[in-house]
RNA sequence: CGUCGUCAGGGCGACGUUAAAUAGCCAUUAGGCCCUGAGCGUCACUUCUCUUCGGAGAAGUGGGUUGGA
Repeated sequence: CGUCGUCAGGGCGACGUUAAAUAGCCAUUAGGCCCUGAGCGUCACUUCUCUUCGGAGAAGUGGGUUGGA
């Protein structure tokens, strides 16, 4: 300097062309490392489609881990 831990900014951390991770204070949660904003993922409900009947997918609505240092 670049890339990555959902996105932007910041923090924390990792790696060196790769995009992962046992890292990111400790535990907890389906809820992703944290904050602010978002509302992508995740969760619940409703409707619809496909199906090898195991299940998979789409749209809408709601809500948006928690506690302690």
About this RNA: Model confidence (mean pLDDT): 88 of 100. The RNA shown here (Pistol ribozyme) has 69 nucleotides. The RNAcentral record of the sequence draws on ZWD. Its Rfam family is "Pistol ribozyme". Its family is annotated with catalytic activity in the Gene Ontology. A reference for the family is Weinberg et al. (2015), "New classes of self-cleaving ribozymes revealed by comparative genomics analysis", Nat Chem Biol.